[in-house]
RNA sequence: GAGUUUGAUCAUGGCUCAGGAUGAACGCUGGUGGCAUACUUAACACAUGCAAGUCGAGCGAUGAAACUUAAAAGAUCUCUUCGGAGUGAUUUUUUGUGGAAGAGCGGCGAACGGGUGAGUAACACGUGAACAACCUACCCCAGACUCUGGGAUAACAGUUAGAAAUGACUGCUAAUACCGGAUAUCCUGUUUUGAUCGCAUGAAAAGAACAGUAAAGUUCAGGCGGUCUGGGAUGGGUUCGCGUCCUAUCAGUUUGUUGGUGAGGUAACGGCUCACCAAGACGAUGACGGGUAGCCGGCCUGAGAGGGUGAUCGGCCACAUUGGAACUGAGACACGGUCCAGACUCCUACGGGAGGCAGCAGUGGGGAAUAUUGCACAAUGGGGGAAACCCUGAUGCAGUAAUGCCACGUGAGGGAUGAAGGCUUUCGGGUCGUAAACCUCUUUUAGUAGGGAAGAAAUUGACGGUACCUACAGAAAAAGCACCGGCUAACUACGUGCCAGCAGCCGCGGUAAUACGUAGGGUGCAAGCGUUAUCCGGAAUUAUUGGGCGUAAAGGGCUCGUAGGUGGUUUGUUGCGUCUGAUGUGAAAACUUGAGCUUAACUCCAAGCCUGCAUUGGAUACGGGCAGACUAGAGUGUAGUAGAGGAGACUGGAAUUCCUAGUGUAGCGGUGGAAUGCGAAGAUAUUAGGAAGAACACCAAGCAGCGAAGGCAGGUCUCUGGGCUAUUACUGACACUGAGGAGCGAAAGCAUGGGGAGCGAACAGGAUUAGAUACCCUGGUAGUCCAUGCCGUAAACGUUUGGCACUAGGUGUGGGGUCGCUUUUACGAUUCUGUACCGUAGUUAACGCAUUAAGUGCCACGCCUGGGGAGUACGGUCGCAAGGCUAAAACUCAAAGAAAUUGACGGGGACCCGCACAAGCGGUGGAGCAUGCGGAUUAAUUCGAUGCAACGCGAAGAACCUUACCAAGGCUUGACAUAUAGUGGAAAGGCAUAGAGAUAUGCCCCCCUUCGGGUCGCUAUACAGAUGGUGCAUGGCUGUCGUCAGCUCGUGUCGUGAGAUGUUAGGUUAAGUCCUUUAACGAGCGCAACCCUUGUCCUAUGUUGCCAGCGGGUAAUGCCGGGAACUCAUAGGAGACCGCCAGGGUCAACCUGGAUGAAGGUGGGGAUGACGUCAAGUCAUCAUGCCUCUUACGUCUUGGGCUUCACGCGUGCUACAAUGGCCAGUACAAAGAGUUGCGAUACUGUAAAGUGGAGCUAAUCUCAAAAAGCUGGUCUCAGUUCGGAUUGGGGUCUGCAACCCGACCCCAUGAAGUUGGAAUCGCUAGUAAUCGUGAAUCAGCAAUGUCACGGUGAAUACGUUCUCGGGUCUUGUACACACCGCCCGUC
Repeated sequence: GAGUUUGAUCAUGGCUCAGGAUGAACGCUGGUGGCAUACUUAACACAUGCAAGUCGAGCGAUGAAACUUAAAAGAUCUCUUCGGAGUGAUUUUUUGUGGAAGAGCGGCGAACGGGUGAGUAACACGUGAACAACCUACCCCAGACUCUGGGAUAACAGUUAGAAAUGACUGCUAAUACCGGAUAUCCUGUUUUGAUCGCAUGAAAAGAACAGUAAAGUUCAGGCGGUCUGGGAUGGGUUCGCGUCCUAUCAGUUUGUUGGUGAGGUAACGGCUCACCAAGACGAUGACGGGUAGCCGGCCUGAGAGGGUGAUCGGCCACAUUGGAACUGAGACACGGUCCAGACUCCUACGGGAGGCAGCAGUGGGGAAUAUUGCACAAUGGGGGAAACCCUGAUGCAGUAAUGCCACGUGAGGGAUGAAGGCUUUCGGGUCGUAAACCUCUUUUAGUAGGGAAGAAAUUGACGGUACCUACAGAAAAAGCACCGGCUAACUACGUGCCAGCAGCCGCGGUAAUACGUAGGGUGCAAGCGUUAUCCGGAAUUAUUGGGCGUAAAGGGCUCGUAGGUGGUUUGUUGCGUCUGAUGUGAAAACUUGAGCUUAACUCCAAGCCUGCAUUGGAUACGGGCAGACUAGAGUGUAGUAGAGGAGACUGGAAUUCCUAGUGUAGCGGUGGAAUGCGAAGAUAUUAGGAAGAACACCAAGCAGCGAAGGCAGGUCUCUGGGCUAUUACUGACACUGAGGAGCGAAAGCAUGGGGAGCGAACAGGAUUAGAUACCCUGGUAGUCCAUGCCGUAAACGUUUGGCACUAGGUGUGGGGUCGCUUUUACGAUUCUGUACCGUAGUUAACGCAUUAAGUGCCACGCCUGGGGAGUACGGUCGCAAGGCUAAAACUCAAAGAAAUUGACGGGGACCCGCACAAGCGGUGGAGCAUGCGGAUUAAUUCGAUGCAACGCGAAGAACCUUACCAAGGCUUGACAUAUAGUGGAAAGGCAUAGAGAUAUGCCCCCCUUCGGGUCGCUAUACAGAUGGUGCAUGGCUGUCGUCAGCUCGUGUCGUGAGAUGUUAGGUUAAGUCCUUUAACGAGCGCAACCCUUGUCCUAUGUUGCCAGCGGGUAAUGCCGGGAACUCAUAGGAGACCGCCAGGGUCAACCUGGAUGAAGGUGGGGAUGACGUCAAGUCAUCAUGCCUCUUACGUCUUGGGCUUCACGCGUGCUACAAUGGCCAGUACAAAGAGUUGCGAUACUGUAAAGUGGAGCUAAUCUCAAAAAGCUGGUCUCAGUUCGGAUUGGGGUCUGCAACCCGACCCCAUGAAGUUGGAAUCGCUAGUAAUCGUGAAUCAGCAAUGUCACGGUGAAUACGUUCUCGGGUCUUGUACACACCGCCCGUC
C1' cells in the first nucleotide's frame, strides 16, 4: 500500500496478501564451472580402523643386517718329490665396530589442537575498572653458581597365582630417577631504622642483626643442559560498577544465614572452613520460588528506533556414559589419565575382568531431513628432538548433495505461399508466427587430442596431467516450473454440473465456470520453479520515536493518605544531571571505501565505522543539591452568611388497618369481562371512642439547595462537619497527584434481638391461554422498620479520574460583597462563588462538546489492545453463607462493534386519498344446470396459466379437420424451402382394382419457349424438420402496484463521505395543481391540456334520410310533384375561462355562495400508463442463443382422446314466485351484419323447419319480432298454472359423417329448490338494478360466455374511530433476499 464487516458511507478493529531471509524439507525438472555449506531430531547406543607422541645427545639391559680382528674346519683348482705344499669358496668360534626393533627407568608433551551445547539466569557472558590480595613450565634480558657423597628400583633372571586382566615373592643393575653434606651474591622468615609514595586499608627504596633453603650432567670445549634470584613477555586466578528472558495465579526469603574476634586453609582476598560473640542480611527499584536458555562479535529484518536470532567463522564459558572425589603437574579436579558408586554393553573356566566416537570416517536408531569406513603431511600450524626425523582425521585436498551465493550456456543473421499441423472462429478470418522448414554463419560450455604451470625461500606437490593454452568435428549434447476471478502481470475453447474438485483472504462449482479438470494461447521467474515451516516487515496492531479511554475495547463507586513522581518568586554557592575539548579502550572477522582472481560470488591490504564505557580540562543558562530571603500557591485568624449536610433525643397531625359500641340492610369487592374472596354469626356504607406501626400531603418550583460519592424532605432541642463572602492580621511553598493501605459506600441478602399498620418475593386460589410455573384479581410468609454486626456490589452514569493555567459572548437561576440612584422595597452597573441553557473559535469518525470542554498545555494515577469461550475454570485471598476481588487456556469465527445515510418495516405519531370502511341497493356462498380448474381415472384424457395480478383464462367457438396427446399402419433429402450435378418425359389429373386409409398397381393423357431453358418427377449431396428442453440465457408483447402522483437531472450550496438541498415548511388542489416563504435557480419524464366520443347552438350540403307550408293520390303508408323549414346525416365553427358579482383568504393561490347559461368549476365517457417493482407471464402467436432428436422427439394416414367422474373450488345461467306465472291485445329503440350471404311476400308443417325466390354489394332490401312497459282476463300461496333438471318417444337442420360427442322442435316425464352457515363480491347517476337487441368466431354448435347497443330507472354517503390499499412528513430499528425480515430459548 491492497483485499475483507455495509444497500452504500465514514471511522474503529481484527484477519489476510504483496517484500526480504533460511544449516531447511517436500513436489516437478535438471547442462557446466567457481566459492561456500551440510544430524537443527536421540548430550540415543556404537562394530571396525585411525585421531599424542617423541627423545639413545639422560639411563641400564638385549643386541639383527653389514663390516672387521683372531682362531679352527675346509670345497675347488694348481704344483708335486705323491709324503705333501700352496690357494682359499664356504662354515663355526672369537675381537672390535655397527646400531634395526620391541619393552622398561628418566625428561618434555599429553591441560594444546579437535568435538558438543546437556547444564548454567550466574561476575556465566559483554563492557569498563581494580588486585597495595595473586600464580605463570617452555621463551627473552640480567646477576650468581653448577663442589662432594650415598642408598635403592624397573627392565632382566628364577620361582609362583590366575581362564584372562593382572599380579606376588626372591635375586641383580643404571641414570639428567631419588636422598644426604658443603657453599649462599641474591632470596625467604623474625626483629629493627625507614628516604619516598598512595583515594584508603597501607606500600616501599636503601640498610643492620639472627635463622633457613640449590644444582646434573654431557660434549667436537664453540655449546646444549642444571640450580638460585630479579625483571620482561605470554597465559591464567580473584574482586567490583553497569548491562543481560518470562512469570506476583511465586510475597516474603535466610541459620554459615549477615557481621565481628581469633584460628585454619589457599597462589591469593574472603564464612572459603571452624570456635566464640552479636542478630542481623535480602525484598514491591521484585528477594525467594517456578519455567525457559550457553553468552558475545555478529546474522536476518527494519527509514530508523526496534524486533527476531546466536549454524558455519572468531572470542569466552561449560561438558566428555551418569554422579562424586582427589592424585600428578607450571597449569587439570583432566574427552582418547586414576579411584569409588550407578546404569548399559562385551568377555568369562562364574572365581573375576574389560569398555566409554559431544575427535575423523563409518553403523544402527530417531527423523521431513544432513556427505567418504578417501589422499597427503607438499603447504600452514602444533608436540618431541641438537638435528636428521617421527607423530599430527589439526590442516591441505579430493569424493557425495542445485543445500545456498555467483558466473556462463542451451545458438546468431536472413527467411511469408504468413506452409503443414494445433487451437479458435461472426466461417471472412485470427493465433502459435520469423516461430519452423530453407539459406548463410559462429563454436562459449561439454567432447577428443597435444602442450602444461604458479602454489617451493636450497630439496620435497596429496591436489594433478588439475587450472590454463592450442588444435579438431559438428547446431551439434543441454529448459523447465509456477501462475492467468480480485488483491496480482497474464483469456479463450471443451469436459464436469454444489458432483469431482479449488482456496493465502474475499470466495468459485446447482448445464453457456476467464476461479474445478484438460487443451491452445499468455504472464512471471529460470537450472531452477513452486509448496510447507520459521523470523522481521507491512502492523502507528503494545504507539520512546509513534496510539487511545462520552457513545467503538478502555476512568478505579467515592474520599483520605504512605512510598514514589512532579512542583511558585528571588540571591549566593556547588558542578550531580546537561553541553563541549582531549586521552585510553572499543580483538580479528563482519559493514563502507580501495585492490586481486577474464567478471562476480570469493579473497586481500589499509583507512573509516564500531553511535559505547572510563579518565581528564573547561562552560554554568536550565533541572538537581546546600544556604538565605519573599508572598501571588496553600493554610490560619477575625467578621458575616445560605443550606432536605451528619448524629442523637423528644414531639405533631392527616391517612390506612384493626378492636369496641351505635345507626342500618343485602349485598360488598374486583375486572376488559369475570371468578376466587368477604357478608343474615349483619359485611360494604356511616358515626363515636380506642390501639398500633410506617410514611411525612399542602408549603414545593423544568434544570432549586446541601454533601466526596452513596445519598438527604413533618416539627423542636443538643452536639457536629464542610462551603461561600469580606478583611489582609499571621505562617512562609507547608503544594498537586497518589501504587500498596485505610475509611465510607443504594438496593437486595446474612446473623442476633425487637417490631410488624400498609405493601409484598416465595406460596395458595381465581381468571386469561393451545399451555400460562407470567402479565390481571383475591389472599399471603420472608422482607420492608429499629438496634448491633457482616456483605462491598449496581446502567455506583455526566457511561466524561483529580489538580493548575489559558482561550468570544449571551440568557436564566441559588448564595454573598461593592458602587450609583433611591425614604425603603425595587432598579441599574460591577465582582466572587454555585447551577442550567444557547452559541463563536477550536475540536470530533460523526453525534456532539464548547470558560462546569470532549478546546490549548503541564503534572500524577487508573485502564484498553478483534468477537466468542469468560469476568468463566484452576490457584490464592476476603466472607457465617450467598458470594466478592484477582484472573487464564484449549477450541472456534472473519468478523463483532460505533456514528451517520438512503430505503423498507412498526399491533409508532401527524396529515390526506380511494365503493377502503360506514350508509344503501343487488348478489355470491345453499339447489339444478352450464363452463373453467384441481384431484382421481385412463392407452391418451396434449400443453400452458396458480394469492390479489390462474380458474366462461390462451380458446372470437375440440364430431373429422383443428390437434400439439394415444393406438395401429406407412415414408426417410423427407409434408415444406434453397442450391448444385445427373437423369426422365413424364408428373399432376381422370378411371378401375386391393386396402381402414395413407398408399400401391394398371389404363388414358403433356404444355410454353427468346432454343439458354422453364414447369414437374426421380437419383445424389449440402440440408430440411421438431407445438422437443431452457421465459432462471433472450427480443418483442402483456399483467400488476396504478391513472397512484410521483420519479429524476444540470449548475450552485452544505457535508470528510454515503448523501442532503431543490422535492421541505404554511396554505391549496383530483394532481410535485398552483401560490407564498425559502441556498437555491432552472429543466426533463409523469399530472393537466392538445385527440376521439357525447351534451347546446350556428353555417354549408340535402340522398337512399326528413315532410312544416303548397299541390296530387291511397283503405293506409314522403306514395308522388315539390320543399330545404324541422329531425337526421356529413363536414366546419361557436360555446366554459373562476370570465362576472358577493364573502372568506396573506391585496396570493384558491375556496364558498350567486347570476347568466344547454352545460360551472378536470361537464360525462374513452384513448393515453412516468422512474421502476415482482428472475411476474409467454421459447405453444412470432423471433432467437445454447442443448437435444435425425429410418425419428420429423412426416403422412385411420380410429380414439382433449367431452372420462366417489370428490373439492372458481365464474355464471335459471329459479324458489303474486312488484309474479300464463293467455290475448297493443306502444316505443339503438347499434350492427349481409353475395359461398341476408333472404321478404306467399304456401306446407302444431313446431323446429321446408318449398320457393322478390329485393339488396345496403341511411334504399333483408335479418327484424324489440322486451320489460301499457290494457284486459285468469291463477290465490300450494312444491302450485312456481321451477324447469332428468328421462322416454318422435322429428328438423348443418355436415363425407351427429355412436363415443351437435343444436333445435313436438309430445310425455316434472328432480332439487320455499331466499341460502361461516364468510364474501359489485356499485355513488343515466350509475346500480332490471329488460331485451346485435356482432365476431362459425358448415353446424354445446354462447347461460365475450364484446357492443339501447329501453325502464333507484337508494344512500353522518363521517374517517376501525378493515384493506396508497401518498407526504416525522420517529424507532440489531431489518437491506428489506417483517413472508432478523432472531432467542426448550425439546

Predicted 3D model of a 1387-nucleotide RNA (small-subunit ribosomal RNA) from an uncultured bacterium. Its Rfam family is "Bacterial small subunit ribosomal RNA". Its family is annotated with structural constituent of ribosome and ribosome in the Gene Ontology. Its mean pLDDT, the model's own confidence on a scale to 100, is 84.